This is a predicted structure of a 474-nucleotide part of an RNA (small-subunit ribosomal RNA, 3' major domain) from an uncultured prokaryote.
[in-house]
Context: one part of a larger RNA
Order: sequence, then structure tokens, then C1' cells
RNA sequence: UGACGGGGGCCCGCACAAGCGGUGGAGCAUGUGGUUUAAUUCGAUGAUACGCGAGGAACCUUACCAGGGCUUAAAUGUAGAUUGACAGGUUUGGAAACAGGACUUUCUUCGGACAAUUUGCAAGGUGCUGCAUGGUUGUCGUCAGCUCGUGCCGUGAGGUGUUGGGUUAAGUCCCGCAACGAGAGCAACCCCUAUCUUCAGUUGCCAGCACAUAAUGGUGGGGACCCUGGAAAGACUGCCUACGCAAGUAGUGAGGAAGGCGGGGACGACGUCAAAUCAUCAUGGCCUUUAUGCCCAGGGCGACACACGUGCUACAAUGGUAGGUACAGAGGGUAGCCAAGCCGCGAGGGGAGCCAAUCCCAUAAAGCCUAUCCCAGUUCGGAUUGGAGUCUGCAACCCGACUCCAUGAAGGUGGAAUCGCUAGUAAUCGCGCAUCAGCCAUGGCGCGGUGAAUACGUUCCCGGACCUUGUACA
Repeated sequence: UGACGGGGGCCCGCACAAGCGGUGGAGCAUGUGGUUUAAUUCGAUGAUACGCGAGGAACCUUACCAGGGCUUAAAUGUAGAUUGACAGGUUUGGAAACAGGACUUUCUUCGGACAAUUUGCAAGGUGCUGCAUGGUUGUCGUCAGCUCGUGCCGUGAGGUGUUGGGUUAAGUCCCGCAACGAGAGCAACCCCUAUCUUCAGUUGCCAGCACAUAAUGGUGGGGACCCUGGAAAGACUGCCUACGCAAGUAGUGAGGAAGGCGGGGACGACGUCAAAUCAUCAUGGCCUUUAUGCCCAGGGCGACACACGUGCUACAAUGGUAGGUACAGAGGGUAGCCAAGCCGCGAGGGGAGCCAAUCCCAUAAAGCCUAUCCCAGUUCGGAUUGGAGUCUGCAACCCGACUCCAUGAAGGUGGAAUCGCUAGUAAUCGCGCAUCAGCCAUGGCGCGGUGAAUACGUUCCCGGACCUUGUACA
């Protein structure tokens, strides 16, 4: 100087407390451990691994296994040699890869071009080392800390500044001070959102005026409104009161759409964990070269006495079922989205419009109205299994999703323990997208609808910041 303390002081955070909803019990989905296996490819392992890499494992992917094949190789360059083909269609063996047979067959300015074969040089490796590395990332932590120049103090390590008194979300600002300044961090500048003004109105809108219809902005027209998307305004403790030297704090204050950082996002200091990644990529070293490389068809990554994590669906009446009826936002669409009418109980089949503010996906659901069920393992719950089908795709046996009929398991609110959340949040309800032929999505990322309760307080648990103290630790 740090680190640590079941030392002290002071402060903060869904850290506790106050509340609401869960997990832990059940069934299923998914990841992991273990076990098994020819293989169950590899990585990630307290917080910071475990719906993680994977934003799509039937083949492919694919790296794994058993088997069949190739050896300058799957690609490209260069130098030399040989051939006039190669490719293509056909044919034999074969699961294919591959191996073999016959047929057809170049251009030329004669220099060659092009292609194949062959020889050599470069190959290839998801093989090892993340404890040799770059790059990228997690975490402490969006915590308020980390440093420098000059000066001063100290033999020196170092200190001071950065401590102290206030204040703040903040090393934020003020006052003081052997310090005076500065840097990257904080904040602001960036994006979205909440209000208003202005400009512009098509594919969006329809107040007023007409037309038309069973009905609809459907048509003429209009820019008022909504909306779209450019520009500008607006919030700064600016004003008032109280306290204060100031910074600032308090207010049922005024004005205002918004008030004291308005809400959300992007943004992550010096560093820590020899943290993670050699399997995104790049790369040193090592290893391998008729194989640890390459091709192929099949299997595996999907196994299952068990254990754990993360989720979905429930156990019901604030509910289930049947009928009727209302209101979104954000997205996507040409190898695509697919209307209306028709067929099918249904999954689905079939065919206008749309490169889309125009057409389509697309009926939002919870909600509201009416009826029924009457507390039961039930008209709750839907696992599992049997049968019949639809679709995608060479191909659904291992191993797809969906539909219909039948079946109808566990489950009556969950031990010790444990998690999330402070407001348009939790809870609850649907909708969309990426990946994608299809899909094991209950996952991930977004979008809107309905919409709470509670916070006395900081004694305690956890993590962190500052000052101080002790130390046999560095």
C1' cells in the first nucleotide's frame, strides 16, 4: 500500500421487511449429470454451466460409430510431360460412393487456347494446447470508482490531490484545505415514447356537400380530424414560499401534456476471475499424411433402474362447456402470402388479388350477453394407448407435425427449502417474427389487451461504496 475481520462509523441495492405470484409434490417438454452403448460427437460446471453454443439433429447438417471405397487428394496456383478429349446420354456390378465396358465427339490465325491424365512443389485435419496468443464475450457493475502532470511531504515503499463539513443517482456539485490543474469514467450529446405547432396529403382519413348501394370511403370531392414522416417548440429547480453561506432540500404551490434524471433503450472506466472460446474466425508450437485427410449409404446425437435445473399444462365454479357479440399493436409475403365461392366432421383440397399504408397472412384472446353443469377424480384434468387419415419431403421404422373417433393415467394447491417483481410493473390474455421443405417452439426475440397489492423501516440475511481500526496474510 492492499486484502481480510462472527471490529467500529456512515450509505446504497427487490438485500431484508411489507405485499402479489410462483418453483420444490403430479403429468409432459427441454437441458444436464449418471448409467448404458459399436457410437450415444464436442464444448459450457458456484454466483458468472444446465430451453447454454443450437435463431430448427428424419437424409443433409454431423464433427461420432460399424461398413464400403479414394490417395497430390474436395478447391486453387505454378513448372514439366502425355492425350484429344472432358462432359454427356447408354450399359454391367453395387446400398451408394466407386470400379469397369462399348458408342458418339473440340476450336485453331497451327503459335496455341481449352479440358483431362500424370510427375513435383505448395495440400487437408471440428487432431492437442484458451496455462503460448489475437479477436470476441461473461462477471463484479451502470457499481462510482481509476489515474496523470507539476508542486509539497517522506531515506524509501509511498502519501497528498481523491481526506474533512454538507449535498447528490453519481469523485454530482458547494465550502474548507499544500495543493493547483487535467484525463478517460458519471451526466449530456444519439434512438424510441408522452404534448403542441408547421409543412406535405397516397395506397391512409371522412367533418361538411353530393352520387350510388341490401351494405361498406364504394365514387366525385375535401385537408378539418385520425394517421403517416420531415422540420421546429417544450422542462431549466426557470418562477413562488420555507430552510441553508453555498451546493441544494421540502411543498396538496403556480403554470404545464409532462416536474425535479418524465419513462424506456443504446452506451459498461482502470482492472479482477491464468474466467469462457484453438469447434465462428485468425494464429505460434506439437501431432497426423494409402490417414487423425476425403467420398458414400446405414445407424447414432432421440438410449433409460435414477438425480438435478429451466419451463408448459393442471388440480377447477373469479371455473368448464355451448351459442351470440366487441375492441389491438407490431410484423411477414413472389421457390412467397393466399381472398371469396365449392368439396371434406376436420387436418386439408382447389383458385382471384398482391413485389403490398392498396391484396393476403388475419376470426385477436381474455372481455360482455344468454344457457347449462352443482363440488364429484366430476361436463375438472388431459397423459397414455388403439384405429382411421391429412401434409411436407427421394424418404416419416428407428425419429415429424397436425386432424378425427375411441381410451381416459397421475393430479384435491405441494416437506425442508427457494425464486421473480416497486407501475402500465407483477399477474393474466392472445398476436407476430427469426431459423425453417416440414417440425418435435411449451424455447428465444418482439407486440399490444386487461391490470393490482405493498414499502413501517434499515435491527437482521446477501452483495457493494467511503472513512477508520486490528492483523503471525501478500
Description: The prediction has a mean pLDDT of 82. The RNAcentral record of the full RNA draws on ENA.